[in-house]
RNA sequence: GCGGGAGUGGCGGAAUUGGCAGACGCGUACGUUUGAGGGGCGUAUGACGAAAGUCGUGUGGGUUCAAGUCCCACCUCCCGCA
Numbered sequence: 001g002c003g004g005g006a007g008u009g010g011c012g013g014a015a016u017u018g019g020c021a022g023a024c025g026c027g028u029a030c031g032u033u034u035g036a037g038g039g040g041c042g043u044a045u046g047a048c049g050a051a052a053g054u055c056g057u058g059u060g061g062g063u064u065c066a067a068g069u070c071c072c073a074c075c076u077c078c079c080g081c082a
Stems, first nucleotide, its partner, number of pairs: 001081007010026003019065001027045007046055003058074005
């Protein structure tokens, strides 16, 4: 240099027919159970904000009523070829 794959909350990881973004698990916080700890159970858990709301799938554009998903360019990582 060429070809292919991947990038989503704090972490793993789903959503592939384009139709509520973050299911499910881990972790964390609070509560409960216990003499205490561990374990179990319940609730909450993307960001900003007092709220209303706004933003959020590597970055920037495009298509569409609607994009994590389709198209273009770029960045990072992995695999192969030279």
The RNA shown here (transfer RNA) has 82 nucleotides and comes from a Candidatus Brocadiia bacterium. RNAcentral records the identical sequence in 3 taxa. Rfam family: tRNA. The family's RNA type in Rfam is transfer RNA. The RNAcentral record of the sequence draws on ENA.